Predicted 3D model of a 350-nucleotide part of an RNA (small-subunit ribosomal RNA, central domain) from an uncultured organism. The full RNA is in RNAcentral, with records from ENA and SILVA.

Context: one part of a larger RNA
RNA sequence: CUGGGCUUAAAGGGCACGCAGGCGGAAUAGAAAGUGUCGUGUGAAAUCCCCCGGCUUAACCGGGGAAUGGCUCGGCAAACUACUAUUCUUGAGGCGAGUAAGGGUAUGUGGAACUCUUGGUGGAGCGGUGGAAUGCGUAGAUAUCAAGAGGAACGCCGAAGGUGAAGACAGCAUACUGGGCUUGGCCUGACGCUGAGGUGCGAAAGCGUGGGGAGCGAACGGGAUUAGAUACCCCGGUAGUCCACGCCGUAAACGAUGUCUACUAGGUUGUGGGUGUUCUGACGCAAACACAGCCGAAGCAAAAGUGUUAAGUAGACCGCCUGGGGAGUACGGCCGCAAGGCUAAAACUC
Numbered sequence: 001c002u003g004g005g006c007u008u009a010a011a012g013g014g015c016a017c018g019c020a021g022g023c024g025g026a027a028u029a030g031a032a033a034g035u036g037u038c039g040u041g042u043g044a045a046a047u048c049c050c051c052c053g054g055c056u057u058a059a060c061c062g063g064g065g066a067a068u069g070g071c072u073c074g075g076c077a078a079a080c081u082a083c084u085a086u087u088c089u090u091g092a093g094g095c096g097a098g099u100a101a102g103g104g105u106a107u108g109u110g111g112a113a114c115u116c117u118u119g120g121u122g123g124a125g126c127g128g129u130g131g132a133a134u135g136c137g138u139a140g141a142u143a144u145c146a147a148g149a150g151g152a153a154c155g156c157c158g159a160a161g162g163u164g165a166a167g168a169c170a171g172c173a174u175a176c177u178g179g180g181c182u183u184g185g186c187c188u189g190a191c192g193c194u195g196a197g198g199u200g201c202g203a204a205a206g207c208g209u210g211g212g213g214a215g216c217g218a219a220c221g222g223g224a225u226u227a228g229a230u231a232c233c234c235c236g237g238u239a240g241u242c243c244a245c246g247c248c249g250u251a252a253a254c255g256a257u258g259u260c261u262a263c264u265a266g267g268u269u270g271u272g273g274g275u276g277u278u279c280u281g282a283c284g285c286a287a288a289c290a291c292a293g294c295c296g297a298a299g300c301a302a303a304a305g306u307g308u309u310a311a312g313u314a315g316a317c318c319g320c321c322u323g324g325g326g327a328g329u330a331c332g333g334c335c336g337c338a339a340g341g342c343u344a345a346a347a348c349u350c
Base pairs, nucleotide, nucleotide: 003322004321005320006319007304008303012318014201015200016199017198021194022193023192025088026087027086028085029084030083033081034080035077036076037075038074039073042069049065050064051063052062053061054060091191092188093187094186095184096183097182098181099180103177104176105175106174107173108172109171110154114150115149116148117147118146119145120144121143125136126135162169163168206247207246208245209244210243211242215241216240220236221235222234223233258317259316260315261314262313263312266295267294268293269292270291271290272289274285275284276283277282299306300305323350324349325348332343333342334341335340
């Protein structure tokens, strides 16, 4: 330097932005770095290879030829790559007009339920289980009515549905704010794709400080069960769950499927959108577009399956794998308050 791979066998980075790097649309002209071709000089001799010759052969020896290469060398060529100049619009972006949505942040606000407090009624049980017991209750519980307080989550709509890069996002209203899609083809004119490092975001649990604490509930206590029961079941219950700010940086972070582009039968459904009618409630149509599903041709695949949302056919760039255990461990380094995270072996063994 090279091979084969990465849905499920080992293997896609949790996700994005992006410096360097790699790669990059159409046309014309130029120059000639790469490239091609011709040539000069160089590449010591010997050796290796080819031809001829000499020792009776061989080894060996003599003669001739060839040989990869390198050069800021000299001509010539100009298709391709790179470069320079000019131009283009299809990629990309902008602008205008529309449009759907649990996208984000902040503030306010609502009803149901729950727990607690106070008062009324009432008077012996309630609760819980497979059955019980612990527990609560004559200091009046449970039940029921009224008033008040508090915290958390938002029933129906709700969906195979929507939005977001991913994590994720759901009562309602307002303010601020990000992105998408459709359409006009008006503007810029390749401004693009990917992206080692880097930076930011990143469920839950956990950590720091200060609040908050209704319900639930690790730990813990008790009651059962059991041979035992450090569990499953029951009664309690602290951290936590909630808020603000700051850390942590991991997940079966999953579509176990990296991003982008082009191409390759169909059928069917939904969301947005388009279009026609219109009584503005809605109904009908279906050629194109975006997104989300299902079924399937070819192909692919070990098969399961996948199949225009590819795991098909190709291209660009990144990440990763290389038998099982030892081990995602030790050591070192970096990060962290800690917990720990990231990077990452070997001996030995099968």